Record summary
Bacterial RNase P class A from uncultured Thiogranum sp., 339 nucleotides, folded computationally. Rfam family: Bacterial RNase P class A. Its family is annotated with tRNA processing, dimeric ribonuclease P complex and ribonuclease P activity in the Gene Ontology.
C1' cells in the first nucleotide's frame, strides 16, 4: 500500500445532587460501599425461568439443508471439503434433489424443449429441363452466419456431396472398480460415445428439527364499599305465598368464612459469572485450582458546576436473564501476517 486478530472509548481533583444497600441514630439525618454498554439498540434466531396445554403416531403448518465436531441450545461458532474473487496474507457463497411429477424462461429469435430450420452449405442417389457451363424439383445438413441472459457437449485431426460423436485424441459428463479420508470429497484404471438448456430465496421430493403464551409471566399478603356462603339469636316480630295452620322464600342483630378490587412483597439479579493460573484439543471448546461479587428501578437514579491537562472526546442509555446474528460508532492503540 494492504489483509486478519484483540483493546480502548477522555484523565485527575473539588463542590452540589439523585439511587441501592449496610452500620448508626436525638428519627431530622450522619458516614461507608456499589450505581450503563460494546453495542444496554434491532427484537432476527437459541435456551434458562414462570404459567397453560400434552398417552402415542400421522396430517395440516413453519424452519434448517456440504462433511466432522463444539455448545444447554441454535439460523451461532471452530476445523475441514467444493465452487468463485485476489499476484499475496486472505475474503465471499441457501452450497441436498431439475433422470417422480407440475409450472415458467420477457424481448429478439427458426426455435426456449414431444422439438425446430430465417440466411446459409450441399446435389452423391432419383425425377425433369439444358446452349452440357449448369438450373429445378425431390431431398440432405446444422459446420458457418445471425437472435437472445441462456441454443442440444468443446477442442483439434480424419471424414464426406456438404455435414454430423460418424471414426479418433484430448478435456468436460454418466456408469462401473480400486486406494486414501470418520466423512464431505479427491486421486488412479477401465467404461459408454454423450442421454433429458435453464429455474427448486417457483409448487414439490427428500432428510432433519420445532406444543402456547410470555416478567403487564407468574406466585404471595390484604383495606373502605358492594355483593356470595355459614352458624348463633329473634322466632309471639315483619313482608310474599295462602281461605287458615305447618312450610317455605325474603328481612332484622351478632360473629365467622372464602373470593376479589386499591395498596403492597416477592419474582430481581451468584450467574451455562468475571478475573488468574495450569492441563487436553489444529481449534471452537472442555476440565482442575485459586481469586472476585460487579446496576437493579417502578415515573422509574446514574447528572451538573468548577479547576486542570490532552490528540478537544463518536455510536448511543439498562427495566427477567443468559448465549448468538445484525446494525450505528470521532479517534486511538497492541498484535500477526501479506505484496
Nucleotide at each position: 500500500a494492504g489483509c486478519c486478530g484483540g483493546c480502548c472509548g477522555g484523565g485527575c481533583a473539588g463542590c452540589c445532587g439523585c439511587u441501592g444497600u449496610g452500620a448508626c441514630u436525638u428519627c431530622g439525618g450522619u458516614c461507608g460501599c456499589g450505581g450503563a454498554g460494546g453495542a444496554a439498540a434491532g427484537u432476527c434466531c437459541g435456551g434458562g425461568c414462570u404459567c397453560c396445554a400434552c398417552a402415542g403416531g400421522g396430517c395440516a403448518g413453519g424452519g434448517u439443508g456440504c462433511c466432522a465436531g463444539g455448545u444447554a441450545a441454535c439460523g451461532c461458532c471452530u476445523g475441514g471439503g467444493g465452487g468463485g474473487c485476489g499476484c499475496g496474507a486472505g475474503c465471499c457463497c441457501a452450497c441436498g434433489g431439475a433422470a417422480a411429477g407440475u409450472g415458467c424462461c420477457a424481448c429478439a429469435g427458426a426455435a426456449a424443449a414431444u422439438a425446430u430450420a430465417c440466411c446459409g452449405c450441399c446435389c452423391a442417389a432419383g425425377c425433369g429441363c439444358u446452349u452440357c457451363g449448369g438450373c429445378g424439383c425431390c431431398g440432405g445438413u446444422a459446420a458457418g452466419g445471425g437472435u437472445g441472459a441462456a441454443a442440444u457437449g468443446g477442442u483439434g485431426c480424419g471424414g464426406u456431396a456438404a455435414g454430423a460423436g460418424c471414426g479418433c485424441a484430448c478435456c468436460g459428463c454418466g456408469c462401473c472398480g480400486c486406494c486414501g479420508g470418520u466423512a464431505a470429497c479427491g486421486g488412479c484404471g477401465g467404461u459408454g460415445g454423450c442421454a433429458g438448456g435453464g429455474u427448486a430465496a417457483a409448487c414439490c421430493c427428500c432428510a432433519c428439527c420445532c406444543g402456547g403464551a410470555g416478567c403487564a409471566a407468574g406466585a404471595c399478603c390484604a383495606a373502605a364499599u358492594a355483593g356470595g356462603g355459614g352458624a348463633a339469636c329473634a322466632u309471639u316480630g315483619g313482608c310474599g305465598u295462602g281461605g287458615c295452620c305447618c312450610g317455605c322464600g325474603u328481612u332484622g342483630u351478632u360473629c365467622c368464612c372464602g373470593g376479589g378490587u386499591a395498596g403492597g412483597u416477592c419474582g430481581c439479579u451468584c450467574g451455562a459469572g468475571g478475573c488468574g493460573u495450569c492441563c487436553g484439543g489444529u481449534g471452537a471448546c472442555g476440565g482442575g485450582c485459586g481469586u472476585c461479587c460487579c446496576a437493579g428501578a417502578u415515573g422509574a437514579a446514574u447528572g451538573g458546576c468548577u479547576g486542570u491537562c490532552c490528540a478537544c472526546g463518536a455510536c448511543a442509555g439498562a427495566a427477567c436473564c443468559c448465549g448468538g446474528c445484525u446494525u450505528a460508532c470521532a479517534g486511538g492503540c497492541c498484535g500477526g501476517c501479506u505484496u
Model confidence (mean pLDDT): 76 of 100. The sequence is in RNAcentral, with records from MGnify.